[in-house]
RNA sequence: GCGGUGAUAGUCUAGCCUGGUAGGAUAUGAGCUUGCCAAGCUCAAGACCCGGGUUCAAAUCCCGGUCACCGCA
Numbered sequence: 001g002c003g004g005u006g007a008u009a010g011u012c013u014a015g016c017c018u019g020g021u022a023g024g025a026u027a028u029g030a031g032c033u034u035g036c037c038a039a040g041c042u043c044a045a046g047a048c049c050c051g052g053g054u055u056c057a058a059a060u061c062c063c064g065g066u067c068a069c070c071g072c073a
Stems, first nucleotide, its partner, number of pairs: 001072007010026004020056001028044005049065005
């Protein structure tokens, strides 16, 4: 330099192909329960790598960029 794969809450991850309310687990906070703790149950807050385009509507499609990993040279 060229090609491929990936980037989503603090952490792990689904959803992307086929556009339509961003989901789950864990962690955190509050409450219930308990003599206390743990466990359990309920509730709450928290995320789409960046910029642009297409569209009524983009995590998803298109273009460019950044970073990580793999391959080729």
This is a predicted structure of a 73-nucleotide RNA (transfer RNA) from a Microcaldota archaeon. It matches the Rfam family "tRNA". Its family is annotated with triplet codon-amino acid adaptor activity in the Gene Ontology. It is annotated as a transfer RNA. The sequence is in RNAcentral, with records from ENA. Taxonomically the source falls in Microcaldota (Archaea, Nanobdellati). The prediction has a mean pLDDT of 84.